[in-house]
């Protein structure tokens, strides 16, 4: 350098302004944000997480609550430059779980929670 057990730390952003109404951070009109891995640098490509639903299951005395496995899951074009870009630069779109409460990507909640995954450490090794 490789591999590999265990641990450790980490590991999501965003409502400012005006209108309408009894009443909206939720509607309208402007504004604001972008998880990880992969690939020319990516919310929109592939892939994967989280969020939902179902199985195993009539879990378990109760509080309470796991693993695994299915299945579901949003959204881009256009010019340019270059070997090489739906990643860049330019212009113009589009999207954002579940409950709650005037209808929610941006409040509040499950969450002081989970997960893709990054860094580190130890250890094998040559």
């Nucleotide at each position: 350098a490789a591999g590999a057990u265990u641990c450790u730390u980490c590991g999501g952003g965003g409502c400012g302004g005006g209108g309408u109404g009894u009443g909206a951070u939720u509607c309208c009109c402007c504004a604001c944000c972008g998880g990880c891995g992969g690939u020319a640098c990516a919310g929109u490509c592939c892939g994967c997480g989280a969020g939902c639903c179902u199985g195993u299951a009539u879990g378990g005395a109760u509080a309470u609550g796991a693993a695994c496995a299915g299945g579901u899951u949003g959204a881009u074009c256009u010019g340019g430059u270059g070997u090489g870009a739906u990643u860049c630069c330019g212009g113009a779109a589009c999207c954002g779980a579940c409950a709650g409460u005037a209808u929610a990507g941006u409040c509040u909640g499950g969450a002081u929670g989970g997960u893709a995954g990054a860094a580190g450490a130890u250890c094998u090794g040559c």

Overview: FMN riboswitch aptamer (RFN element), 126 nucleotides, folded computationally. Its mean pLDDT, the model's own confidence on a scale to 100, is 78. Its Rfam family is "FMN riboswitch aptamer (RFN element)". Rfam describes the family as follows. The RFN element is a highly conserved domain that is found frequently in the 5'-untranslated regions of prokaryotic mRNAs that encode for flavin mononucleotide (FMN) biosynthesis and transport proteins. This element is a metabolite-dependent riboswitch that directly binds FMN in the absence of proteins. In Bacillus subtilis, the riboswitch most likely controls gene expression by causing premature transcription termination within the 5' untranslated region of the ribDEAHT operon and precluding access to the ribosome-binding site of ypaA mRNA.The FMN riboswitch structure, reported in present an FMN-bound six-stem junction, adopts a butterfly-like scaffold, stapled together by opposingly directed but nearly identically folded peripheral domains.